A computed fold for a 90-nucleotide RNA from uncultured Intrasporangium sp., annotated as Glycine riboswitch aptamer. NCBI's taxonomy places the organism under Bacteria, Bacillati, Actinomycetes, Micrococcales, Intrasporangium.
Order: sequence, then structure tokens, then C1' cells
RNA sequence: CUGCGCGGGAGAGUCCUCGAGGUGCUGGCACCUGCGAGGCGCCGAAGGGGCAACAUCCCCGGAACCUCUCAGGCGCCCGGACCGCGCAGG
Repeated sequence: CUGCGCGGGAGAGUCCUCGAGGUGCUGGCACCUGCGAGGCGCCGAAGGGGCAACAUCCCCGGAACCUCUCAGGCGCCCGGACCGCGCAGG
């Protein structure tokens, strides 16, 4: 440094519309949903993009926990950069 296993591991929506399902009744209304689609808002820590010094001096190169938010995410779980331990390989 790489792979595997274990442990830790942040942020951001009780928003709106439509649909689906369910419950109740006064029968077309009310309420509910860890469900689907879209809209708006928001987050940065999978992945991906951007660059300062520097190098070359035409282009090309060039780091991050910075930045963008394409992707991803905004209840829990899962995932998760990164950290610690163990094993194996180099």
C1' cells in the first nucleotide's frame, strides 16, 4: 500500500401536488400509510468533476476533510469518506 473480517462513524423535509392502498361515515367527503411519480427546498463523507503551489513553458500534468452537486442522500436499518484492531499478500 492492497484485500477481507470486526468495532466506531456526520449532514440535510413531519413541505406541496397527483396517484395507489386502507379506515370511517352523513356517499363524496374526512382521516391514515416506513407505498409510487412529479415539483420545490436542503445535505456532502460512496463514486465522479474543478484547482493552488510546483513541473513543463503551446497543450497536456497536478492534493485535500476545499469546492461543484452529475450521481447519491434528507425516520430507523442499510450504505458511508475516514479512524482503530486482527488476518493475508506485496
Notes
Model confidence (mean pLDDT): 77 of 100. The RNAcentral record of the sequence draws on MGnify.